Molecule: Bacterial small signal recognition particle RNA
Organism: uncultured bacterium
RNA sequence: CAUUGGGUCCCGCGCGACAGACGCGGACGAACCUUGUCAGGACCGGAAGGUAGCAGCAAUAAGUCCGGCCGGCUGGGCGCCGCGGGGUAGCCUGGUGGGA
Numbered sequence: 001c002a003u004u005g006g007g008u009c010c011c012g013c014g015c016g017a018c019a020g021a022c023g024c025g026g027a028c029g030a031a032c033c034u035u036g037u038c039a040g041g042a043c044c045g046g047a048a049g050g051u052a053g054c055a056g057c058a059a060u061a062a063g064u065c066c067g068g069c070c071g072g073c074u075g076g077g078c079g080c081c082g083c084g085g086g087g088u089a090g091c092c093u094g095g096u097g098g099g100a
Stems, first nucleotide, its partner, number of pairs: 001097008009086005014080003018075003022071002024067005034059004042051003
């Protein structure tokens, strides 16, 4: 000096962790506009009985809190000596050939 390989660079894909919301499990959770049971009382009835139904209790809705062991979803200058493609301008590094 030439040539060639790899890295750095760009793109795509895969895997893992991390974060978030959701699903899932548990707890709490509605004076009335949810349900069940409806004391008392009210109403209907000659009576038997019936009707609606507040409080209470129970179950839950919206929602709140806890869980993180599980499921997918979303995210990115988190990472993997992961895989593939692109680039050869510069830098780093290796091989080969030639010259000094």